[in-house]
Molecule: transfer RNA
Organism: uncultured Erysipelotrichaceae bacterium
RNA sequence: GGGGCCUUAGUUCAGCUGGCUAGAACGCUUCGCUUGCACCGAAGAGGUCAGGGGUUCGAAUCCCCUAGGCUCCA
Numbered sequence: 001g002g003g004g005c006c007u008u009a010g011u012u013c014a015g016c017u018g019g020c021u022a023g024a025a026c027g028c029u030u031c032g033c034u035u036g037c038a039c040c041g042a043a044g045a046g047g048u049c050a051g052g053g054g055u056u057c058g059a060a061u062c063c064c065c066u067a068g069g070c071u072c073c074a
Base pairs, nucleotide, nucleotide: 001073002072003071004070005069006068007067010026011025012024013023019057028044029043030042031041032040050066051065052064053063054062
């Protein structure tokens, strides 16, 4: 330098090849329970879907560029 794959909540990931309102588990906060802690139960917060642009009535999903990671070729 070139090819392939990946990037979604604090962490690990799902999202079934475009369609209401973006989700799960763990973690975090509050409340209940307890003398207190843990466990358990209830409620809640937390996301510009890596960044930018394009296509479309509509994009996490399709296309292009950029950044980062893994890997292969030189």